[in-house]
Molecule: c-di-GMP-I-GGC riboswitch aptamer
Organism: Bacillota bacterium
RNA sequence: UCAGACAAAGGUAAACCCACUGUGAGGUGGGGACACAAAGCCACGGGUCUAGUAAGACUAGAUAGCCGGGUUACCCGAG
Numbered sequence: 001u002c003a004g005a006c007a008a009a010g011g012u013a014a015a016c017c018c019a020c021u022g023u024g025a026g027g028u029g030g031g032g033a034c035a036c037a038a039a040g041c042c043a044c045g046g047g048u049c050u051a052g053u054a055a056g057a058c059u060a061g062a063u064a065g066c067c068g069g070g071u072u073a074c075c076c077g078a079g
Stems, first nucleotide, its partner, number of pairs: 001078002004075001011036002016031006034065001040071003044068003047063006
C1' cells in the first nucleotide's frame, strides 16, 4: 500500500418497543438485530431532511448507516 474478515478474538447496531430530550429533522439511555471492514472521528464539498419565511433564495439546524473528501486504527493475508 492492497485484499479479506465464517481463522481466532473482538467492535458497531437499522426497523421496531420503552424512557428522557428537542418546535422539528433528530439526539441520548435500555431492549432488539437489518446490516456494516472504518457503520471510528471531522459537517470541508455535494445531496437529502427540519424550523423560520411568500419563497426553490437566505438564516439556523439535522444526517458521518446518502456520496465524496480529511484524519486515526484492531486482527489476518499478500506486496